[in-house]
Context: one part of a larger RNA
RNA sequence: UGACGGGGGCCCGCACAAGCGGUGGAGUAUGUGGUUUAAUUCGACGCAACGCGAAGAACCUUACCAGGUCUUGACAUUGAUGGACAGAACCAGAGAUGGUUCCUCUUCUUCGGAAGCCAGAAAACAGGUGGUGCACGGUUGUCGUCAGCUCGUGUCGUGAGAUGUUGGGUUAAGUCCCGCAACGAGCGCAACCCUUGUCCCGUGUUGCCAGCACGUUGUGGUGGGGACUCGCGGGAGACUGCCGGGGUCAACUCGGAGGAAGGUGGGGAUGACGUCAAAUCAUCAUGCCCCUUAUGUCUUGGGCUUCACGCAUGCUACAAUGGCCGGUACAGAGGGCUGCGAUACCGUGAGGUGGAGCGAAUCCCUUAAAGCCGGUCUCAGUUCGGAUCGGUGUCUGCAACCCGACCCCACGAAGCUGGAUUCGCUAGUAAUCGCGCAUCAGCCAUGGCGCGGUGAAUACGUUCCCGGGCCUUGUACA
Numbered sequence: 001u002g003a004c005g006g007g008g009g010c011c012c013g014c015a016c017a018a019g020c021g022g023u024g025g026a027g028u029a030u031g032u033g034g035u036u037u038a039a040u041u042c043g044a045c046g047c048a049a050c051g052c053g054a055a056g057a058a059c060c061u062u063a064c065c066a067g068g069u070c071u072u073g074a075c076a077u078u079g080a081u082g083g084a085c086a087g088a089a090c091c092a093g094a095g096a097u098g099g100u101u102c103c104u105c106u107u108c109u110u111c112g113g114a115a116g117c118c119a120g121a122a123a124a125c126a127g128g129u130g131g132u133g134c135a136c137g138g139u140u141g142u143c144g145u146c147a148g149c150u151c152g153u154g155u156c157g158u159g160a161g162a163u164g165u166u167g168g169g170u171u172a173a174g175u176c177c178c179g180c181a182a183c184g185a186g187c188g189c190a191a192c193c194c195u196u197g198u199c200c201c202g203u204g205u206u207g208c209c210a211g212c213a214c215g216u217u218g219u220g221g222u223g224g225g226g227a228c229u230c231g232c233g234g235g236a237g238a239c240u241g242c243c244g245g246g247g248u249c250a251a252c253u254c255g256g257a258g259g260a261a262g263g264u265g266g267g268g269a270u271g272a273c274g275u276c277a278a279a280u281c282a283u284c285a286u287g288c289c290c291c292u293u294a295u296g297u298c299u300u301g302g303g304c305u306u307c308a309c310g311c312a313u314g315c316u317a318c319a320a321u322g323g324c325c326g327g328u329a330c331a332g333a334g335g336g337c338u339g340c341g342a343u344a345c346c347g348u349g350a351g352g353u354g355g356a357g358c359g360a361a362u363c364c365c366u367u368a369a370a371g372c373c374g375g376u377c378u379c380a381g382u383u384c385g386g387a388u389c390g391g392u393g394u395c396u397g398c399a400a401c402c403c404g405a406c407c408c409c410a411c412g413a414a415g416c417u418g419g420a421u422u423c424g425c426u427a428g429u430a431a432u433c434g435c436g437c438a439u440c441a442g443c444c445a446u447g448g449c450g451c452g453g454u455g456a457a458u459a460c461g462u463u464c465c466c467g468g469g470c471c472u473u474g475u476a477c478a
Stems, first nucleotide, its partner, number of pairs: 001478002003475003007472007015462002019425004026316008034307001042053002064302005070296001073125001077124002081119003087102006106115003127291002130289003137284001138280003141276001143274001148187006154163003167178003193268004198236007208225002212223003239262001242256005318418001322377007334365003339358002344353003384415001390409002393406003431454007
């Protein structure tokens, strides 16, 4: 100087407390450990691994296993030499591949040749998801969006170092003020950026429809209009700016006015010096080591989907604030040409036939659901709950046996609110309700990322638990 303390002081955080809803019990989905296996590819392991890499494992993917192939190779450069390349058919084979037949003769040209493509001897070499993340780059997690981390000159100290950065206040903040042997500065904080909340100006199509007119079963449907909504572009607005009380100046704090918004308005992006030899050699890149008729490469099938069990994260429930039936209302944000696919018709349905319109503020996905109105059930393992199993089908796709999703009929398990424990959340939040997208032929999505609808309770407070910041103190630690 740090680190640590069941030392002290001050302060903060859904850290506790106050509340609301969960987890832990049941069934199931997914991940993982273990087990099994020819293989169940690999990585990730307290917080910070375990719905994680994986925003899509039937084949492919695929790295694993079994079998069958190739050996200058599936891929790159050089390459004597030869040939257009491509395409079609048949045979053998599980296919990779092998064989045969047909067809064919590129472009430019100074006619020497050149370019591209294919085959190809010999060889240089290729190739490796093989090892090492404790050799590395890059990227990332974490403490933590915590308020810290440093430097120059000066001064003090023999020196390591100190000071500044401590102190008194204050703040979300090393934020700001005052004081001070310090004076300044840098990286962080804040602001500048995006979005949302109000208003104004401009602009009106594919958007809108107040007033005027026309038309319709009905609809901005039509003429028209720019008022309004809305879209796009530009601006205004919030700064403790104003007033009052407190306060020694200042900082700050309490209240008020005006205002759509008040003291960082809400949300996002943004992550200092560093810590964990943290993670990644399997995104990529890369040193060294290793393989080179194999640890490379192609292919068929299988596996990654096993199943006594443990754990983690979710979903669905156990019902009446509910289930079922009928009627009826209101979103936002996205996506669409190998696409979204309307009206119509067929089917109980999944879906099928068909194809209008739309590269989309125009058309489609697209009826939002909870809600509201009416009816029924009447507390039961039930008209709750839906696992499981049987049968019939639909769709995608060469192909749903291993191993897809969905529909219909039938079957109708556990489960009556969950021990110790433990998690999330302070407002348009929690809870609850549906909708969309990426990946994607399809989908094991109950996941992830977004969007809107309805919409709470509670916070006395900082004694305690956990984590963190500053000062100080002790130390047998570095």
Annotation: This is a predicted structure of a 478-nucleotide part of an RNA (small-subunit ribosomal RNA, 3' major domain) from an uncultured bacterium. RNAcentral holds the full RNA, with entries from ENA and SILVA. The coordinates come from a structure-prediction model, not an experiment, and the mean pLDDT is 83.